[in-house]
């Protein structure tokens, strides 16, 4: 230096113009274990419910952008 591919929860990834999801992890219960209770502790399995995101960035285009354009930023492959 030119070409192309990647980029969404903490982690692996769907989702390609019209409500941001799943798996798993993390939390809390359910449980387990001490104890007479209050309570403390533990949370392996299984359930059940919760939190967690400016969709790499900026711009643009549209009634509406994770999703279409442009430029930049990581990153990984090809050429030289």
């Nucleotide at each position: 230096a030119g070409g192309g591919g990647u980029g969404u929860a903490g982690c692996u990834c769907a989702g390609c113009g019209g409500u941001a999801g799943a798996g798993u992890g993390c939390u809390g219960g359910g449980g387990c274990c001490a104890g007479a209770a209050a309570u403390g502790g533990c949370g392996a399995a299984c359930c059940c419910a919760g939190a967690g995101g400016u969709c790499g960035c900026u711009g643009g285009u549209u009634c509406a952008a994770a999703u279409c354009c442009a430029g930049c930023c990581a990153u990984c492959c090809c050429u030289g």
This is a predicted structure of an 80-nucleotide RNA (transfer RNA) from an uncultured bacterium. It was read from a public genome assembly.